This is a predicted structure of a 101-nucleotide RNA (Glycine riboswitch aptamer) from a Gammaproteobacteria bacterium. Taxonomically the source falls in Gammaproteobacteria (Bacteria, Pseudomonadati, Pseudomonadota). The coordinates come from a structure-prediction model, not an experiment, and the mean pLDDT is 80.

RNA sequence: UAUACUGCUGCGGGAGAGGGUUCGCGGUCACCAUUGACCCGCGAACCGCCGAAGGCGCAACACGCCCGGAAACGCUCAGGCAAAUGGACCGUCGCAGGUAG
Numbered sequence: 001u002a003u004a005c006u007g008c009u010g011c012g013g014g015a016g017a018g019g020g021u022u023c024g025c026g027g028u029c030a031c032c033a034u035u036g037a038c039c040c041g042c043g044a045a046c047c048g049c050c051g052a053a054g055g056c057g058c059a060a061c062a063c064g065c066c067c068g069g070a071a072a073c074g075c076u077c078a079g080g081c082a083a084a085u086g087g088a089c090c091g092u093c094g095c096a097g098g099u100a101g
Base pairs, nucleotide, nucleotide: 001100002099003098005097006096007095008094010092011091012090013089018047020046021045022044023043024042025041026040027039028037029036030035048081049080050079054077055075056074057073061068
């Protein structure tokens, strides 16, 4: 100096599937009150669903045996199912590492 590649900060993009049901507590509103509305929050149970945080599984192959072995594939433990947030991944400024001269 240039730059395949890797990581990080910022910025931009970024899918799918329930604003489910019941119950409890609290709030709000109505009522003189009992109580009710099911509007809001929290929690529990149950049903349905999604795959792109994370996690788990494996074909070829490798291995004397065991152990090993990728994904945007599969599972759905976790997570998620209005918006927001999050989000694999993609692009990009910068920085660092690495590579080359």

Description
It was read from a public genome assembly, where an Rfam model found it.